[in-house]
Notes:
A computed fold for a 74-nucleotide RNA, annotated as c-di-GMP-I-GGC riboswitch aptamer. Its Rfam family is "c-di-GMP-I-GGC riboswitch aptamer". The literature on the family includes a 2010 paper in Biochemistry by Smith et al., "Structural and biochemical determinants of ligand binding by the c-di-GMP riboswitch ". The model forms 95% of the base pairs in the Rfam consensus.

C1' cells in the first nucleotide's frame, strides 16, 4: 500500500425471556448466541419506523465523514 473468503487471540452481540425508562418507535441492564471485518463513533444525504407535533427512533438498512484491531499478500 492492497485484499478480507473459510478463519479468530481479542472485540461486538440479533431474535427471544426477565427487569427498567419512555405516550410510542425504541433505549438501557442481565441471560443467550443469529450474526458482524468496523455490528467502533457520527443523524450530514437517502430509506424505514413512531408520534398530537415544526418532535423523536434507527449507525445490526445504505451512502458520506472521523478513528481503529487482526489475518494474508507485496
Nucleotide at each position: 500500500u492492497g485484499a478480507g473468503a473459510u478463519a479468530a487471540a481479542g472485540c461486538c452481540a440479533a431474535a427471544c425471556u426477565c427487569g427498567c425508562u419512555g405516550a410510542u418507535a425504541a433505549a438501557c441492564g442481565a441471560g443467550u448466541a443469529c450474526g458482524g471485518a468496523a455490528a467502533g463513533c457520527c443523524a450530514c444525504g437517502g430509506g424505514u419506523c413512531u408520534c398530537a407535533a415544526u418532535a423523536g427512533a434507527u449507525a445490526g438498512c445504505c451512502g458520506a465523514g472521523c478513528u481503529g484491531c487482526c489475518u494474508c499478500a507485496c